Description
A computed fold for a 75-nucleotide RNA from a Chloroflexota bacterium, annotated as transfer RNA. Lineage of the source: Bacteria > Bacillati > Chloroflexota. Its Rfam family is "tRNA". It is annotated as a transfer RNA. Rfam's curators write: Transfer RNA (tRNA) molecules are approximately 80 nucleotides in length.
RNA sequence: GCGCCCGUAGCUCAGCCCGGAUAGAGCACUUGACUUCGGAUCAAGGGGUCGCAGGUUCGAAUCCUGCCGGGCGCG
Numbered sequence: 001g002c003g004c005c006c007g008u009a010g011c012u013c014a015g016c017c018c019g020g021a022u023a024g025a026g027c028a029c030u031u032g033a034c035u036u037c038g039g040a041u042c043a044a045g046g047g048g049u050c051g052c053a054g055g056u057u058c059g060a061a062u063c064c065u066g067c068c069g070g071g072c073g074c075g
Base pairs, nucleotide, nucleotide: 001074002073003072004071005070006069007068010027011026012025013024020058029045030044031043032042033041051067052066053065054064055063
């Protein structure tokens, strides 16, 4: 330098192929109940400009382009 894959909540990921209106799960975190305290358990809650920028579209996490970061392969 070229090709492929990945980037979504604090962490691990689903959703992307085939666009559809409010973006989810588990764990973690906060509060409450329970407990002498803690843990476990139960209930409730907070947390995301979906890597960045642009384009297409009535509508983009999803399609297209460029860039950034990570991984693998080739030279």